Predicted 3D model of a 97-nucleotide RNA (THF (Tetrahydrofolate) riboswitch aptamer) from Companilactobacillus insicii. Of the family's consensus pairs, 93% are formed in the model. The source organism's lineage runs through Bacteria, Bacilli, Lactobacillales, Lactobacillaceae and Companilactobacillus.
[in-house]
RNA sequence: UUUGGGGUAGGAUUCAAAGCGUAAAGUGCCGGCGGAACGGAAUGUGAACACCGGACGAAGAGCUCUAGCUUGCGAUUUUGUUUCCGCAUUCGCCACU
Numbered sequence: 001u002u003u004g005g006g007g008u009a010g011g012a013u014u015c016a017a018a019g020c021g022u023a024a025a026g027u028g029c030c031g032g033c034g035g036a037a038c039g040g041a042a043u044g045u046g047a048a049c050a051c052c053g054g055a056c057g058a059a060g061a062g063c064u065c066u067a068g069c070u071u072g073c074g075a076u077u078u079u080g081u082u083u084c085c086g087c088a089u090u091c092g093c094c095a096c097u
Stems, first nucleotide, its partner, number of pairs: 003095003010085003015080005020074003029054004034049001038046001040091005060071004
């Protein structure tokens, strides 16, 4: 020098367990505001998430010794797990030439 390669945070998804709600919180949507992390490095790209407000909006049932139990339901939460994805440019790294 040539060619090739690896590596992140994280995201989606499958299943399981334990919770929460079912007297409707949560999820999803819109607006405002703040804003983390992001291959070893730089620049760029973008926007997880928190809070506030708004619109929309749901599935309970059975047993019972009245303390609970069982079984459903929810764009429900967390943890573990399965599979997939994991940006652009430059430098660096590894292999080859």